[in-house]
C1' cells in the first nucleotide's frame, strides 16, 4: 500500500430469549457490510436518564470522526 488473490476472521437491519428506567447490552438465528467492524471512552460528535443532582452529573455508542496501542495475509 490493499489485488475481480488465497486462507481464515468479524457481523448491520430484523427475529427470539434474558438484563437495564433508558440510550443500550448478552446469547442464538441472520448477513448489510468491514483490512483493523481488533483493544481501551483519551478528545470531539450523537444518544439516554426512574430516584438524586444542575453553568452540570451519571451513563450509552469503538460498526460516527480524530488520536493512541496491537495485529492476519499478500501481488503490483
Nucleotide at each position: 500500500c490493499g489485488a475481480a488473490a488465497a486462507a481464515g476472521c468479524c457481523a448491520a437491519a430484523c427475529c427470539a430469549u434474558c438484563c437495564g428506567u433508558g440510550a443500550g447490552g448478552a446469547u442464538g438465528g441472520g448477513g448489510c457490510g468491514g483490512a483493523a467492524a481488533g483493544c481501551g471512552g483519551c478528545g470531539g460528535g450523537u444518544c439516554u436518564u426512574a430516584u438524586a443532582c444542575a453553568c452540570g452529573a451519571a451513563g450509552a455508542u469503538g460498526g460516527c470522526c480524530g488520536a493512541g496501542c496491537u495485529g492476519c495475509c499478500g501481488a503490483a